[in-house]
Context: one part of a larger RNA
RNA sequence: CUAUGUUGAAGGAACUCGGCAAAUUGCCUCCGUAACUUCGGGAGAAGGAGGCCCACCAUUAAGGCAACUUUUUGGUGGGGGCACAAAAGAGGGGGUGGCGACUGUUUACUAAAAACACAGGGCUCUGCGAAGUCGCAAGACGACGUAUAGGGUCUGACGCCUGCCCGGUGCCGGAAGGUUAAGAGGAGGUGUGAGAGCACCGAAUUGAAGCCCCGGUAAACGGCGGCCGUAACUAUAACGGUCCUAAGGUAGCGAAAUUCCUUGUCGGGUAAGUUCCGACCUGCACGAAUGGCGUAACGACUUCCCCACUGUCUCCAACAUAGACUCA
Numbered sequence: 001c002u003a004u005g006u007u008g009a010a011g012g013a014a015c016u017c018g019g020c021a022a023a024u025u026g027c028c029u030c031c032g033u034a035a036c037u038u039c040g041g042g043a044g045a046a047g048g049a050g051g052c053c054c055a056c057c058a059u060u061a062a063g064g065c066a067a068c069u070u071u072u073u074g075g076u077g078g079g080g081g082c083a084c085a086a087a088a089g090a091g092g093g094g095g096u097g098g099c100g101a102c103u104g105u106u107u108a109c110u111a112a113a114a115a116c117a118c119a120g121g122g123c124u125c126u127g128c129g130a131a132g133u134c135g136c137a138a139g140a141c142g143a144c145g146u147a148u149a150g151g152g153u154c155u156g157a158c159g160c161c162u163g164c165c166c167g168g169u170g171c172c173g174g175a176a177g178g179u180u181a182a183g184a185g186g187a188g189g190u191g192u193g194a195g196a197g198c199a200c201c202g203a204a205u206u207g208a209a210g211c212c213c214c215g216g217u218a219a220a221c222g223g224c225g226g227c228c229g230u231a232a233c234u235a236u237a238a239c240g241g242u243c244c245u246a247a248g249g250u251a252g253c254g255a256a257a258u259u260c261c262u263u264g265u266c267g268g269g270u271a272a273g274u275u276c277c278g279a280c281c282u283g284c285a286c287g288a289a290u291g292g293c294g295u296a297a298c299g300a301c302u303u304c305c306c307c308a309c310u311g312u313c314u315c316c317a318a319c320a321u322a323g324a325c326u327c328a
Base pairs, nucleotide, nucleotide: 001323002322003321004320005319006318007317008316010314011313014312019309027051028050029049030048031047036041038157052079053078054077055076056075057074058073061070062069063068080084092307093306094305095304097302098301099299100298104116105115120155121154122153123152124151125150126149132141133140134139158294159293160292161291163224164223165222168221169220170217171216172215173214174213177212178211179210183206184205188201189200190199191198192197225243226242227241228240229239252286253283264280265279266278267277268276
């Protein structure tokens, strides 16, 4: 010096990206316990008291004829120690946001999460030799199931909800019409031949699906405007005009896991706050099952704050063990 431990004056997070690490708490009994809540919870919330030994009194239960022995609980008084859950083992707690409902699952060996799954919700396909999947096939799964079933896909408990657009793409439907392959058809023509013939080319006409066309469909893929003017302070614009569109973003939320300008502005918390919480709305570039907004409980998730606690720090020191190093 390094590693692993133990202890530490005064202070107590000043350390640091961040209380990382360490410390605190820890068991049993009794008292006591908030907001919120899906009335189950939250909750071991928080917070507090007691615990060893001895004597006496009362009391419980078992055995026994009884004496008595063992045992339960409570009360009163006393004893000793630095320390009585005497060692080991053995929750720190509270408040507030975000995300995900939850228990689960995951990158075997750098990621455990807000990712995946999930119960619940929707759309869609499938009438049974089902759809779908594997296989060249036989055949098999689906399923010894039968639409309260099975497949695909999206969303993701629960509560309140889920607006407008079918122009594009997709899907579904459509006895007309247009286009259209092989095939059918064969006017007409070419080669050859004396001819019969043989061979070849070939116009009308006919001819399916598809596409065009006509409708439907957004919890299908997706999309959801601009400019100008206007109120008796100013400012703003309920209102009006105009252009474009398939339709111009509704409810709710909003500097947000989304806000560039930005450390926006105001309020709170601090002596001091680019973070945090509450508002505002000027949403660069939220928005409704690529779900929107809430939400009790839950989380080795994440943000901020407080109490307790501490060598994280001010500022390091000593000790123990092991190593390194020096000497022998």

The part of an RNA shown here (large-subunit ribosomal RNA, domain IV) has 328 nucleotides and comes from Kordiimonas lacus.
Its mean pLDDT, the model's own confidence on a scale to 100, is 88.